Context: one part of a larger RNA
RNA sequence: UUGGGCGUAAAGGGUGCGCAGGCGGUCUAUUAAGUUUGAGGUGAAAGCGUUGGGCUUAACCCAAUCGAGCUUCAAAUACUGGUAGACUAGAGUGCAGAAGGGGGUAUUGGAACUCCAUGUGUAGCGGUAAAAUGCGUAGAUAUAUGGAAGAACACCAGUGGCGAAGGCGAAUACCUGGUCUGUUACUGACGCUCAUGCACGAUAGCGUGGGGAGCAAAUAGGAUUAGAUACCCUAGUAGUCCACGCCCUAAACGAUGAGAACUAAAUAUUGGAGUAAUUCAGUGUUGUCGUUAGCGCAAUAAGUUCCCCGCCUGAGGAGUAUGCACGCAAGUGUGAAACUU
Numbered sequence: 001u002u003g004g005g006c007g008u009a010a011a012g013g014g015u016g017c018g019c020a021g022g023c024g025g026u027c028u029a030u031u032a033a034g035u036u037u038g039a040g041g042u043g044a045a046a047g048c049g050u051u052g053g054g055c056u057u058a059a060c061c062c063a064a065u066c067g068a069g070c071u072u073c074a075a076a077u078a079c080u081g082g083u084a085g086a087c088u089a090g091a092g093u094g095c096a097g098a099a100g101g102g103g104g105u106a107u108u109g110g111a112a113c114u115c116c117a118u119g120u121g122u123a124g125c126g127g128u129a130a131a132a133u134g135c136g137u138a139g140a141u142a143u144a145u146g147g148a149a150g151a152a153c154a155c156c157a158g159u160g161g162c163g164a165a166g167g168c169g170a171a172u173a174c175c176u177g178g179u180c181u182g183u184u185a186c187u188g189a190c191g192c193u194c195a196u197g198c199a200c201g202a203u204a205g206c207g208u209g210g211g212g213a214g215c216a217a218a219u220a221g222g223a224u225u226a227g228a229u230a231c232c233c234u235a236g237u238a239g240u241c242c243a244c245g246c247c248c249u250a251a252a253c254g255a256u257g258a259g260a261a262c263u264a265a266a267u268a269u270u271g272g273a274g275u276a277a278u279u280c281a282g283u284g285u286u287g288u289c290g291u292u293a294g295c296g297c298a299a300u301a302a303g304u305u306c307c308c309c310g311c312c313u314g315a316g317g318a319g320u321a322u323g324c325a326c327g328c329a330a331g332u333g334u335g336a337a338a339c340u341u
Base pairs, nucleotide, nucleotide: 004312005311006310007295008294012309014200015199016198017197021193022192023191025087026086027085028084029083030082031081033080034079035076036075037074038073039072040071041070042069049065050064051063052062053061054060090190091187092186093185095182096181101176108170109153114148115147116146117145118144119143120142124135125134161168162167205246206245207244208243209242210241214240215239219235220234221233222232257308259306260305261304262303265286266285267284268283269282270281271280272279273278290297291296314341315340316339323334324333325332326331
């Protein structure tokens, strides 16, 4: 490279946008680049293959022929491409309804935890398998009233909804992106995918400045134990929260890339349209054919096809070394070989 693959065996990029590139709906005319046919040239000789001939055969020798590719001329026009024109089934724009996410501002909303002040009140509280460290006569725990601060939003809540993914749950107003449905009108292939690139990207972590109730790596103490750098308990700092700027990784999972078309049924559910039958879009369960090594998947395919991108090629060495790029750092991305088996 060919061929074969990527749910679980090696293998889908974390996700989107998107230039180049690849691929691309229906009809007509034209062109003849690709394509197809014919003829010519070239394709050194020898050799190789086929056919015929010559040394008794063979090796060997002679001749003819065939020959991919490139190129010239002529022709064909179904398909692909180019050009011109037209179309509406793909795609898009405008109206309406409803739902969700993020940011900022203001009022807050209630429950809980903690702390502070005050009243009542007295000897315990707390914790565990059992204890102890700890708190408490300087009046705790409990209870009542008032106040402060931070963080999270019980019930509603659902196999429910929304978002490209990460993810998103108190209320109201404002701003903003997208999906879906209905109805027609308009544009007229404007589409799909996408190396490089750009943007987003949980948690943890980093920088500067705030904030700090609860929880809690580290740490300290008490237990347990042969030991206990743990599990359990009492404390407790980073952190968790906010603003701005970095980091760019996850079992970033449906371990299943995007788009399009087609292929039995049954049933539940969310959002619309319709008086209804029904229908459009989404989310589930079962299941025939099919498929799969099996498990299973099964209109949300892992079925049958098309098209574009990414990735895989025994195990270890190793996601290591080295170089390069990025980063404040932590590190991340790219990524071998010797050697062993």
Predicted 3D model of a 341-nucleotide part of an RNA (small-subunit ribosomal RNA, central domain) from an uncultured bacterium. The prediction has a mean pLDDT of 82.